Overview:
This is a predicted structure of a 585-nucleotide part of an RNA (large-subunit ribosomal RNA, domain I) from a Pseudobdellovibrionaceae bacterium. The prediction has a mean pLDDT of 81. The full RNA is in RNAcentral, with records from ENA.
[in-house]
Context: one part of a larger RNA
RNA sequence: GGCUUAGGGCGGAUGCCUUGGCACUAGAAAGCGAUGAAGGACGUGGUAAGCUGCGAUAAGCUUCGGAUAGUGGCACACACACAUUUUAAUCCGGAGAUUUCCGAAUGGGAAAACCCAUCAUUAACAUGAUAUCUUAAAGUGAAUACAUAACUUUAAGAGGCGAACGGGGAGAAGUGAAACAUCUCAGUACCCCCAGGAACAGAAAUCAAAAGAGAUUCCCCUAGUAGCGGCGAGCGAACGGGGAACAGUCCAAACUUAGUAUAUGUCAAGAUUCUGGUCGUUGUAUAUUAAGGGUUGUGGGACUUUUAGAAGUGUCCAGAAACACUUCACAGAGUUACAAAAUUUUAUUUUAGCAGAAGGGUCUGGAAAGACCUGCCAAAGAGAGUGAUAGCCUCGUAAGCGAAAAAAUAAAAUCUCUGAAGAGUAUCCCAAGUACCAUCGAACACGAGAAAUUCGUUGGGAAUCUGGGCGGACCACCGUCUAAGACUAAAUAUGUUCUAGUGACCGAUAGUGAACAAGUACCGUGAGGGAAAGGUGAAAAGAACCCCGAAAGGGGAGUGAAAUAGAACCUGAAACCCUAAGCCU
Numbered sequence: 001g002g003c004u005u006a007g008g009g010c011g012g013a014u015g016c017c018u019u020g021g022c023a024c025u026a027g028a029a030a031g032c033g034a035u036g037a038a039g040g041a042c043g044u045g046g047u048a049a050g051c052u053g054c055g056a057u058a059a060g061c062u063u064c065g066g067a068u069a070g071u072g073g074c075a076c077a078c079a080c081a082c083a084u085u086u087u088a089a090u091c092c093g094g095a096g097a098u099u100u101c102c103g104a105a106u107g108g109g110a111a112a113a114c115c116c117a118u119c120a121u122u123a124a125c126a127u128g129a130u131a132u133c134u135u136a137a138a139g140u141g142a143a144u145a146c147a148u149a150a151c152u153u154u155a156a157g158a159g160g161c162g163a164a165c166g167g168g169g170a171g172a173a174g175u176g177a178a179a180c181a182u183c184u185c186a187g188u189a190c191c192c193c194c195a196g197g198a199a200c201a202g203a204a205a206u207c208a209a210a211a212g213a214g215a216u217u218c219c220c221c222u223a224g225u226a227g228c229g230g231c232g233a234g235c236g237a238a239c240g241g242g243g244a245a246c247a248g249u250c251c252a253a254a255c256u257u258a259g260u261a262u263a264u265g266u267c268a269a270g271a272u273u274c275u276g277g278u279c280g281u282u283g284u285a286u287a288u289u290a291a292g293g294g295u296u297g298u299g300g301g302a303c304u305u306u307u308a309g310a311a312g313u314g315u316c317c318a319g320a321a322a323c324a325c326u327u328c329a330c331a332g333a334g335u336u337a338c339a340a341a342a343u344u345u346u347a348u349u350u351u352a353g354c355a356g357a358a359g360g361g362u363c364u365g366g367a368a369a370g371a372c373c374u375g376c377c378a379a380a381g382a383g384a385g386u387g388a389u390a391g392c393c394u395c396g397u398a399a400g401c402g403a404a405a406a407a408a409u410a411a412a413a414u415c416u417c418u419g420a421a422g423a424g425u426a427u428c429c430c431a432a433g434u435a436c437c438a439u440c441g442a443a444c445a446c447g448a449g450a451a452a453u454u455c456g457u458u459g460g461g462a463a464u465c466u467g468g469g470c471g472g473a474c475c476a477c478c479g480u481c482u483a484a485g486a487c488u489a490a491a492u493a494u495g496u497u498c499u500a501g502u503g504a505c506c507g508a509u510a511g512u513g514a515a516c517a518a519g520u521a522c523c524g525u526g527a528g529g530g531a532a533a534g535g536u537g538a539a540a541a542g543a544a545c546c547c548c549g550a551a552a553g554g555g556g557a558g559u560g561a562a563a564u565a566g567a568a569c570c571u572g573a574a575a576c577c578c579u580a581a582g583c584c585u
Base pairs, nucleotide, nucleotide: 001584002583003582004581005580006579007578008577009576015570016535017534020506021505022503023502024501025500026499027498028497030494031161032160039102040101041100042055043054044053046078047077050074051073061096062095063094064093065092066091068088070082071081072080107116108115109114117130118129119128120127132158133157134156135155136154137153138152139151140150165196166194167193168192169191176183180230206213207212217244218243219242220241221240227235228234248487249486250485255292256291257290258289259288260287261286262285263284264283270279271278272321273320274319275318276317277316297465299430300429301428302427303424304423305422306421307420309328310327311326312325313324314323315322330419331418332417333416334415342414343413344412345411346410347409348408349407350406351405353401354400359374360373361372362371363370375392376391377381383395384394385393436460437459438458440456441455442454443453446472467482468481469480470479471478522529523528542569545556546555547554548553
């Protein structure tokens, strides 16, 4: 020096565990904010560094409920308090109060958490108001006479934040094509605007094909089909079928009435009609406003005409008719669209909770839930905990019960709204710089193609039902629909947050970056980057006392089932180090 064996040290693998994660399912809620948010700064405790809570009323205040014998957060010590059977503390929940400063931040400013004001008010302290934009109203009012701009005041609204989902605007490249340019990636990523709990879409100028369907949305097929495509790479429908869910409506116009403005106009027109009276600035046309009317494709409506519950009132006067209005009756509908508001009642749910069956003995052991003996409950033998493995010890579980207050949902009532059916077809209306055409682009699965359809730029530019669009160039026939206005629940998407649950998901180099003071420590001027770190024991019973030592540390003693469980604490592998013995050199 090497090897072997044994005992230690160092080290922290492995095993076991789980406070934390991950994924998914169902439901709730789907927003917060000038009544000052999200997020912070600084404070706040008897002692108080961190986290949590809270805000100068500061780990809290008031009130109403619940629950309860202990309590003063994590947090285990001391001190001082509160409460203990009803004047009920702490705790849980509903509703309030307070809520510094910064932050959209909004009186002005600023290097966020700071500085400095004006006015009103007040004895003083305090308190209140004072940002910008938009809309509306009022006032004032330039160049410039009227006016307009501008300004002032008042009122209402907005502003900012938030995980994804949604609609719109704008819009790449890496890549693929085995290079690359059309093409692809992809209308993706990124950016911007806007909204909702969903959004968008939506009641056929749709499809279809000789038969018919009947708004939209989503899913499964159709189908990787028909097609498109340097016919390369690739892209990629629809019809039709089956499901989920279902819901339909309102305007514009014609016409009528009324108001306003302008024009025109008169001894005649007119005043609902007839007869008889009476009146005399009433009429007509255009524009505009309001109300009624009306909403469709077997074309619809206006218009004309016929019939239609009761009572009352009115239409210059009397009578008759007609028309209009009101009330009642009848019928129908309704607060998600279709018109819209409020109240009440009931039920359910949410935000605290209540109650909840049934076991003992012996043995082993530190400890019984284990073994043995012998019972019981079960609408409860899901699960967790308890000194080892518990239906009957604890918390729970099954089946039930419960709200002063606040909120949500549903239903009903009060209430509110509406009012029929034919016939005729002369006239009128049925959404215009629109449809359509041309040029150039874009979207359609469809790359200009035979290229319909949809959208946009520029230039032209119709018709009103004997009208017009579409059926993939175009024409005819046929069929079908009715554009150029608007609203609309559900089925669908997402998963920030909350509740309940599940897992052939992880188990501390895994699972979130984070089971621990984690977006912390630390790094960076900054944007930003970003860790490591879990386990004594059933219970601290956390080692009184003695000894060595300056201490650290150790030896006794004691606790404990165990101290080679002693806080550098479960187990404690290997590398590596030491000691002892043996063998070899």